[in-house]
């Protein structure tokens, strides 16, 4: 100075770090904004499983079921391993700023969580604001602000 993403901004708010204060840093709190989950009626749906342990009622643990965040789903081939490759639903980038978009180009198409349980869902309740990457280079065109 740009990008992915909800993952940003503010506080003459509190405490601590210093002899005091300011600045700065750390921890905590608060506000705004953005994002996610649970949760009626109506509508939809028709499940309520298996194993182990304790046991009076019941409780605890594991799991092919089911569910959640996310673009990240599905399929094929190979492979001693459960890893490699190809494709794909879907997603992202492109630079004077923002929005939409066409044709080419480039990239991603993961990972994690809940633990038998959750449809939608007003009121209401709860949670997150992390992490990662690029930089002197920028393909052509259309429309709008």
């Nucleotide at each position: 100075u740009g990008c992915c993403u909800a993952a940003u901004c503010c506080c003459g708010c509190g405490g601590c770090g210093c002899c005091c204060a300011g600045a700065c840093g750390c921890c905590g709190g608060g506000g705004a904004g953005c994002g996610g989950g649970g949760g009626a009626a109506c509508c939809a749906a028709c499940u309520c499983g298996g194993g182990g342990c304790c046991g009076a009622g019941g409780g605890c643990c594991c799991c092919a079921g089911g569910g959640g965040c996310g673009a990240a789903u599905c399929g094929g081939a190979c492979u001693u391993c459960u890893g490699u490759c190809c494709g794909u639903a879907g997603c992202g980038c492109a630079u004077c700023u923002c929005c939409u978009u066409u044709c080419a180009g480039c990239g991603c198409a993961a990972g994690c969580c809940c633990g038998a349980c959750a449809g939608c869902u007003a009121a209401c309740c709860c949670c997150g604001c992390a992490g990662g990457c690029g930089g002197a280079a920028a393909g052509a065109g259309a429309g709008g602000a």

The RNA shown here (c-di-AMP riboswitch aptamer (ydaO/yuaA leader)) has 145 nucleotides and comes from a soil metagenome.
RNAcentral holds the sequence, with entries from MGnify.